RNAcentral holds the full RNA, with entries from SILVA. This is a predicted structure of a 350-nucleotide part of an RNA (small-subunit ribosomal RNA, central domain) from a metagenome. Model confidence (mean pLDDT): 87 of 100.

[in-house]
Context: one part of a larger RNA
Parts: sequence; structure tokens; C1' cells
RNA sequence: CUGGGCGUAAAGCGCGUGCAGGCGGUUCUGUAAGUUGGAGGUUAAAUCUCUCGGCUCAACUGAGAGGCGUCCUUCAAAACUGCAGGGCUUGAGGAUGGGAGAGGGAAGUGGAAUUCCCGGUGUAGUGGUGGAAUGCGUAGAUAUCGGGAGGAACACCAGUGGCGAAGGCGGCUUCCUGGCCCAUACCUGACGCUAAGACGCGAAAGCGUGGGGAGCGAACGGGAUUAGAUACCCCGGUAGUCCACGCUGUAAACGAUGGAUACUAGGUGUCGGUGGUAUUGACCCCACCGGUGCCGUAGCUAACGCGUUAAGUAUCCCGCCUGGGGACUACGGCCGCAAGGCUAAAACUC
Repeated sequence: CUGGGCGUAAAGCGCGUGCAGGCGGUUCUGUAAGUUGGAGGUUAAAUCUCUCGGCUCAACUGAGAGGCGUCCUUCAAAACUGCAGGGCUUGAGGAUGGGAGAGGGAAGUGGAAUUCCCGGUGUAGUGGUGGAAUGCGUAGAUAUCGGGAGGAACACCAGUGGCGAAGGCGGCUUCCUGGCCCAUACCUGACGCUAAGACGCGAAAGCGUGGGGAGCGAACGGGAUUAGAUACCCCGGUAGUCCACGCUGUAAACGAUGGAUACUAGGUGUCGGUGGUAUUGACCCCACCGGUGCCGUAGCUAACGCGUUAAGUAUCCCGCCUGGGGACUACGGCCGCAAGGCUAAAACUC
């Protein structure tokens, strides 16, 4: 280099933006680098093919003929790729008019509940469990009423509903702001796809500085259980959970399924929009576009299953795999305050 693969057997980077690179719609003209053909040169010997010969055969070997990737020169062809130039509009983008949304950031604000504090009523229990005990309570608890403080989360609505690239996003209001969908076919005219490296985003836990701290709660203390109980259950409870700024950069970061485009039966639910139909009107109904589910045809699959949201049929680009353990390791390098992360072997062994 070649081969076969990547939902669950080893294998899709957590996700995006994007330089280089690779690949690229339709038409005309030119060119001739790739491409194709002719001629010439070169292509040492051996090897290779054919014929004949020598070792008893063969391997091996001698002779002759042919062939020899690639390369160079020259002539020609112009379909395809490239290159140069001119067009096109269906890909892509824009414009105009509509639309839905927990998309993001900041500020403000609301009610329920828990806890604590103050006051009232009130008296002996309360709490907790499988049953208990530790705990709390006559210094007046639990219960109940009124007032206050503070933090965190937002019941119902709520929906295999919506939005976001992913992580993720849910009370309400305002401001700032990203993306998406539909209709029109007005403009640009291939401006595209993918993407090594790079850059950015990235749950939870964790780290730094400063705040905050209601509830919950690693660690820790106590009570139980038990043969033991470094647990499961109970009573407490510190970090943390919250905020600001900075770091970390991981995950069963999952659809365990990379992105883009085209094509290939249907049925049914739901969300956003448009057109039609209908009507006093909102609906209903029909069609189309875009999402999100279920079932299923062909086909695919080891099976399970997938099945227009493909794991079907194809093309382009990237990433990755190559028996198990050793090993998400060592060493080295890079990154990090640290914890550690990224890259990543071998001996040995089965």
C1' cells in the first nucleotide's frame, strides 16, 4: 500500500466554529497537465513466458526468441478530470412578509413550603421505626394562631410537548441577544460539503479568592440491625450544594448509531406553519413544508432489531478498530494551583 469493519461482539472524537487538504451542480468555448492511441529511444545480466538442449526425471541449468513496471522524445485525439474564460439557476446565501419556543445573558419581582427568632393559647409528651433506641421536651416541646428573618427551589399548567450544536434549559416581568420554521421566487450566481492541526463551548464532583448558608448532606459522632456491620434504617452533622470571578475538561458526555446529499411502500398520533374547503365565526376535513413519536413494506442484520428521523440503496469527507490480561498503566512530552487530564508502550502471560 492493500482487506474487512465501527447500535449491542474491538471500534463514531462530548459538541461546535473553521484554515490547510480531500471532494464538488448545469452549459458553452478554449487549453492539453492528468487520460487514451501511434512512432522512436531507454528499459545491464539474472528473474518471467515460449521453444530446443544437459544432468536417468524433476528441482537446477545452457542456448535462442519474446516480454519487461516506470521513464524520455515526438505526433495525434478531446469523452472524462484539471486549468482559463463566458453563461445558467435547481445547491448555497440574501431580501420581503409572517410564526412558535423552559435557546442564551442581565436586572427586578411573586406565592406556597421547610427552618430559625419573637409573642399568644395550651400541657406532657413528641419524634422516629419492621420494632426500637439515640434525639427534642416541665428552663414548657410537639400541636395551634399572629408577627418577623433568611436561603434555596419553582406545585398545578406539563405533554414519547417545545428550544438548543452538545452539555443543557421550566414561577412572573423588563431590557439585551443567538438560532430555527413557513410563504413569496424579488436579488447574488456554485459563493458548496467535509474537516487533520487550531480555536471555542462543555453535567456532576473537585480546586482558588471573596461572599452566602434555609433545606439536603460525603466525612464524622451517636442509636439500632448483625456472628461482625467500617453499610443498608434512625438521630445529629462539616465540606459541599447557592452567588461572583478564575481554574479543571471528565461521564453509561447514550440514539452506546460522525457530518452532508440523493433515492427507496404505506398507516397512525402529536407540535409549528401555509394553501384549499367550510362557516356569521372558531372548529372539522383535504393537501404541502418543517420537527417529534409509534407500527410496518422492500431491503438489511449473527440475532435482537433497524426500517423516508435507516442499521436500506449509493457518493464525498473526517474519526476510530485489528485477540484477552498486563493497561483508560509505565516512561517521555504537553496541559493543570492541585486533584489529575491528553497522548501512549513493552516485558511477561493465557